[in-house]
Context: one part of a larger RNA
RNA sequence: GUUUGACCUCAAAUCAGGUAGGAUUACCCGCUGAACUUAAGCAUAUCAAUAAGCGGAGGAAAAGAAACUAACGAGGAUUCCCCUAGUAACUGCGAGUGAAGCGGGAAGAGCUCAAAUUUGAAAUCUGGCGGCUUUUGGGUCGUCCGAGUUGUAACCUGGAGAGGCAUUUUCGGCGUUGGACCGUGUACAAGUCUCCUGGAAUGGAGCGUCAUAGAGGGUGAGAAUCCCGUCCAUGGCACGGACCGCCAAUGCUAUGUGAUAUGCCUUCGAAGAGUCGCGUUGUUUGGGAAUGCAGCGCAAAAUGGGUGGUAAAUUCCAUCUAAAGCUAAAUAUUGGCGAGAGACCGAUAGCGAACAAGUACCGUGAGGGAAAGAUGAAAAGCACUUUGGAAAGAGAGUUAAACAGUACGUGAAAUUGUUGAAAGGGAAACGCUUGAAGUCAGUCGCGUUCCGUGGAACUCAGCCUUGCUUCGGUU
Numbered sequence: 001g002u003u004u005g006a007c008c009u010c011a012a013a014u015c016a017g018g019u020a021g022g023a024u025u026a027c028c029c030g031c032u033g034a035a036c037u038u039a040a041g042c043a044u045a046u047c048a049a050u051a052a053g054c055g056g057a058g059g060a061a062a063a064g065a066a067a068c069u070a071a072c073g074a075g076g077a078u079u080c081c082c083c084u085a086g087u088a089a090c091u092g093c094g095a096g097u098g099a100a101g102c103g104g105g106a107a108g109a110g111c112u113c114a115a116a117u118u119u120g121a122a123a124u125c126u127g128g129c130g131g132c133u134u135u136u137g138g139g140u141c142g143u144c145c146g147a148g149u150u151g152u153a154a155c156c157u158g159g160a161g162a163g164g165c166a167u168u169u170u171c172g173g174c175g176u177u178g179g180a181c182c183g184u185g186u187a188c189a190a191g192u193c194u195c196c197u198g199g200a201a202u203g204g205a206g207c208g209u210c211a212u213a214g215a216g217g218g219u220g221a222g223a224a225u226c227c228c229g230u231c232c233a234u235g236g237c238a239c240g241g242a243c244c245g246c247c248a249a250u251g252c253u254a255u256g257u258g259a260u261a262u263g264c265c266u267u268c269g270a271a272g273a274g275u276c277g278c279g280u281u282g283u284u285u286g287g288g289a290a291u292g293c294a295g296c297g298c299a300a301a302a303u304g305g306g307u308g309g310u311a312a313a314u315u316c317c318a319u320c321u322a323a324a325g326c327u328a329a330a331u332a333u334u335g336g337c338g339a340g341a342g343a344c345c346g347a348u349a350g351c352g353a354a355c356a357a358g359u360a361c362c363g364u365g366a367g368g369g370a371a372a373g374a375u376g377a378a379a380a381g382c383a384c385u386u387u388g389g390a391a392a393g394a395g396a397g398u399u400a401a402a403c404a405g406u407a408c409g410u411g412a413a414a415u416u417g418u419u420g421a422a423a424g425g426g427a428a429a430c431g432c433u434u435g436a437a438g439u440c441a442g443u444c445g446c447g448u449u450c451c452g453u454g455g456a457a458c459u460c461a462g463c464c465u466u467g468c469u470u471c472g473g474u475u
Base pairs, nucleotide, nucleotide: 027058028056029055030054031053038045042092068075069074079106080105081104082103089097090096110326111325112324113272123152124147125146127144128143129142130141131140132139133138161268162267163265164264165263166262167261170259171258172253173252174251175250176249177248178247179246181241182240183239184238185237186236191207192223193206194205195204196203208225209224210214216228217227218226277298278297279296280295281294282293283292304321305320306319307318308317361368362367381408384395385394386393387392467474468473
């Protein structure tokens, strides 16, 4: 010096890893926040610390291990129920509003930081790389950067605790198999016997069977016994899953100045600030000389501080330990998912919606918002002929039925057409009385026919047998 090389500074694309803003919202938490109404008017009050609105979650949420309740012989986290009690209290002391302690139950569970020198040793943690591994955003080993002394671990939390001494009490981890648990599937009684009706038997009559099963549904009409089910059953069998929370069997491993418990001590013993509190304003509460919350101003203490339902001073007593945090259950649930039931409704009811319903349709839009179920046991949904351009008609056919024909079960009423009957001055209609006509139920009489039964006459036909015969008959 050359190169598709190296380096510097930028930009874009693709992006390891990380994040989730949206929807839903029945229940839950936080904020914001009315008025109608009531007060027989209305302003405080009430409606209401509600509705609408905003934000945020979970299968529950929130709350929660006392800066509590009390004043007793004291109790002992929270939540929910009963009671307390429509009480105490608030309130133009009007209208109205309205708790809590105790007691009885449901459930039950307790804990963690900050604040100390491990100081003879940062003992801690993220990540990269490489092994191993059944939890892969995991575990473990090695190694290398990094975080970190402006503090990562261990220990400790007021009930204490640390330290020292002494007694000795109790112990773990990882699996495997089976049970228990959950889900799905599967098996489990007894007539389709005879006759009748009918299109069809599940009906009627007769004869049986099962039943810890005679709930219910289906099947061509009322089916315990035809089919599915129902009972035994929180059971049996098969498959799959979850959990190591429980029980049984069994395997591997562990162990060290280990953890835990009790007693003693002239030892030590740290505990949350613009917070508590006070003033003031607003709001809220049953909370009344101020229950809680928020804004502003002032603003602490450490034998301290808060509370002790009438402000303040002094004093004593009691009781807790705020200003940091986690925590299952009992509880809630018009949403979602999955079940079961009903003294509920039964198509103008019940959801607006039993149906192609938030559909059709309406409105620029926000939004409003219907009507509409049933042939038959089975489509067997009318082949074919004929008239007609067709629709349709006339026959024919299916069917138990077509006067069940996809305008379909039943098919009311107003109303319309047609047919039959009756009437005719006083509108029609209405009431009473007396007639006429048609029709129907019942009763009576007559006639005809049929069936059943009883009685009388023992009469006829016919048939069998038989006598006579002129073979036609006759007895």

RNAcentral holds the full RNA, with entries from SILVA.
Large-subunit ribosomal RNA, domain I from Agaricomycetes sp. MANO3, 475 nucleotides, folded computationally.
Rfam family: Eukaryotic large subunit ribosomal RNA. Clan: LSU clan.
The prediction has a mean pLDDT of 80.